A computed fold for a 147-nucleotide RNA from Aurantimonas manganoxydans SI85-9A1, annotated as FMN riboswitch aptamer (RFN element). Of the family's consensus pairs, 100% are formed in the model. RNAcentral records the identical sequence in 2 taxa. The coordinates come from a structure-prediction model, not an experiment, and the mean pLDDT is 76.
[in-house]
RNA sequence: ACCCGUUCUCAGGGCGGGGUGAAAGUCCCCACCGGCGGUAUGCGGUGGUUGCCGCGAGCCCGCGAGCGCUCUUCGGCUUCGAAGGGAUCAGCAGAUCAGGUGCGGUGCCUGAGCCGACGGUCAUAGUCCGGAUGAGAGAGAACGUAC
Numbered sequence: 001a002c003c004c005g006u007u008c009u010c011a012g013g014g015c016g017g018g019g020u021g022a023a024a025g026u027c028c029c030c031a032c033c034g035g036c037g038g039u040a041u042g043c044g045g046u047g048g049u050u051g052c053c054g055c056g057a058g059c060c061c062g063c064g065a066g067c068g069c070u071c072u073u074c075g076g077c078u079u080c081g082a083a084g085g086g087a088u089c090a091g092c093a094g095a096u097c098a099g100g101u102g103c104g105g106u107g108c109c110u111g112a113g114c115c116g117a118c119g120g121u122c123a124u125a126g127u128c129c130g131g132a133u134g135a136g137a138g139a140g141a142a143c144g145u146a147c
Stems, first nucleotide, its partner, number of pairs: 004144007016030004031127002033116002035063004042055005058114002066092002069086007096112005118130003
C1' cells in the first nucleotide's frame, strides 16, 4: 500500500419556438437531456519500451432507483388497504445501425436512427407536479485492526 472494520460527506439532467384546440410544458413539427461501475484503436500527461496515470459508451457487459413479486405485522374479511422487510425471484427493467480508418471498434470519425418507472393533470408527459428534506448503484475522506 492492498484487503477489512467504523464513522462522516457527496451522489440526475432536460420544453425554448411554432401548430391545433375550450383546454396541451402531455398531441403534432422543430428543440433539449443522459445516474453508477466495467470495457477502450480516442484525447492529455509521464516514462522509455510498449508501460504507468487522468479523462473517455444513454442504446456493449453489469448495477441502481421505480413498478411488479414475495414475506411479516396490523386493519378489513370479497382479496383490498397501511407500515416494515427481502433481494434475484427477473416479470416489466428501455434503446444502434451503416459507411470510414485500422491487425483489431456496437466505444474513434462521418451520417442516419432509437430509448426513457409509477401516480397526478381542463388533453396522452424522458423534460411539469408528487412520493422525494426519501432511497440508492457507487465516489471520496478521517480514524482504526491485522499483516